Predicted 3D model of a 477-nucleotide part of an RNA (small-subunit ribosomal RNA, 5' domain) from Vitis sinocinerea. The coordinates come from a structure-prediction model, not an experiment, and the mean pLDDT is 87. Lineage of the source: Eukaryota > rosids > Vitales > Vitaceae > Vitis. The full RNA is in RNAcentral, with records from SILVA.
[in-house]
Context: one part of a larger RNA
């Protein structure tokens, strides 16, 4: 000089963009962030004069909740980079070849009964399906053969046919795992390791493998830094440099890990699950004391922490996710407004004239200079303010749908109107006089300044710089 997620002080017109708890992975009052689906299904209400039509909907049952948001605690190599590999999987999606034959039993729900303070049950009947079982079948699987063994479901339409159901084969996409190379410090850490290395057999798993077990051998790693401690999430990428290199990992965009702390499974294509389950510990809260409930490192909020980080807003219109045949229902994802000079950028506080160089300041050798065309005055002109009636685009080719928003934008009227401050001024460094003060009060980034003529302190005039900012402070090159 540059550069920040910055704070402080001090000033402060507007706009667009961006960004906005780096500290306590600390604790959390309240709303709200994951639901749809009556075209799977059997009641129920609701409304009809009655039938059919229509609505809503606790339950069982698809499916989605493993995505989308959020954090960085742990992790120094089950992670990331990059580049390779074979022993696997993939719900949905797309291409393609078959196929749904026959039967049966129950369980919520709902009635009775029935015990709890509540949450949450218990018993007894009853009933329906795309819910569950048995059976036939099979170009599928295991196996040398021989033999074994595995599927399905309807729905809605006046039909046409639409959309689901099964078991294969190939894709696509996404995961699971295996290995080279590289990846912070510290020897005042020098030896570590016993399921450790390895083989044989068996089990587990999607699937490779000491994964795991039973036997056998006695290996394996290490001065090219094992082991041990401390630090920390990795990358693309940021900043800074002519580079080469140092720092650094905010916001985006990939990946990994995590959801009060510890264990664990179970549903499923897929999780060992942030807003599911079960368990142990701590808290927090509730009670009839017998037991319950609860996890904001989603999103606003609230208290601590702290130099220090918004709103307990609008809206699902558009982008996307999820269910749905479809209308459409949901989305603190998202789109927006809001707060903050936290940056970046842009624009403005007025333009032309105007010397009796007015007044008044301050310096003066008392002649006069200097603030200084500056102001007053004289004309423009409206970027910005202000009113006023118009008013988008973003909507996705019939039409209808807009939160943002009466925004933005054009137009018309008013009226210079509403708008400059911060820091320096011995030297490094652009820019100087006066009073005050008298090793005192102070300055200070280095070197220094001040003891009675201070261009270094404090005020005042003048000056420089860089401006809606500015200086100091902390980091970094």
């Nucleotide at each position: 000089g540059g550069a920040u997620g910055a704070a402080c002080g001090u000033u402060g017109g507007c706009g667009a963009c961006a960004c906005g708890c780096u500290u306590a992975a600390c604790a959390c009052a309240u709303g709200c962030a994951a639901g749809u689906c009556g075209g799977a299904u059997g009641g129920g209400a609701a409304g009809u004069g009655g039938u059919g039509u229509u609505u809503c909907u606790a339950g069982u049952g698809c499916u989605g909740g493993a995505c989308g948001g959020g954090u960085g605690a742990g992790u120094a190599a089950u992670g990331c980079c990059u580049a390779a590999g074979a022993a696997c999987u993939u719900g949905u999606c797309c291409u393609u070849g078959g196929g749904a034959g026959g039967g049966g039993a129950a369980c919520a729900a709902c009635a009775a009964c029935u015990g709890g303070a509540a949450a949450a049950g218990g018993c007894u009947g009853c009933u329906a399906a795309u819910a569950c079982c048995c059976u036939g079948u099979a170009g599928g699987c295991u196996a040398a053969a021989a033999a074994g063994c595995a599927a399905a479901a309807g729905g809605g339409g006046a039909a046409a046919u639409c959309c689901a159901c099964c078991c294969g084969a190939g894709g696509a996409u996404g995961g699971g795992c295996u290995c080279a190379c590289g990846u912070c410090u510290g020897a005042u850490u020098a030896g570590c390791u016993a399921g450790u290395u390895g083989g044989u057999g068996a089990g587990a798993c999607a699937a490779u493998a000491g994964c795991u077990u039973a036997c056998c051998a006695a290996g394996g790693c290490a001065a090219u830094g094992a082991u041990c401690a401390g630090u920390a999430g990795c990358u693309a990428g940021u900043c800074u440099g002519a580079g080469a290199g140092g720092a650094u990992g905010a916001u985006c965009a990939a990946c990994c890990a995590c959801a009060c702390u510890g264990g664990g499974a179970u549903u499923g294509a897929g999780a060992c699950a942030c807003g599911a389950c079960c368990u142990a510990a701590a808290c927090u809260u509730u009670u009839a004391c017998g037991g319950g409930a609860g996890a904001c490192a989603a999103u606003a909020g609230u208290g601590g922490g702290g130099a220090a980080u918004u709103u307990u807003u609008c809206g699902c219109a558009a982008u996307g996710g999820g269910c749905a045949a479809a209308a459409g229902c949901u989305u603190g994802a998202u789109g927006g407004a809001g707060c903050a000079a936290u940056g970046u950028c842009g624009u403005g506080u007025g333009g032309a004239g105007g010397u009796a160089g007015a007044a008044g300041g301050c310096c003066c050798a008392c002649g006069g200079g200097u603030c200084g065309u500056a102001a007053a005055c004289u004309u423009c002109u409206u970027u910005u303010c202000c009113c006023a009636a118009a008013g988008a685009a973003g909507a996705a080719g019939c039409a209808a749908u807009g939160a943002c928003a009466g925004u933005a934008u054009a137009u018309g009227g008013g009226g210079a109107a509403u708008a400059a401050g911060c820091a320096u001024c011995g030297a490094c460094u652009a820019a100087c006089u006066c009073u005050a003060u008298g090793c005192u009060a102070g300055u200070a980034g280095u070197c220094a300044c001040a003891g009675u003529a201070a261009u270094u302190c404090a005020a005042a005039g003048g000056a420089u710089g860089c401006a809606a900012g500015u200086g100091u402070u902390a980091u970094u090159c």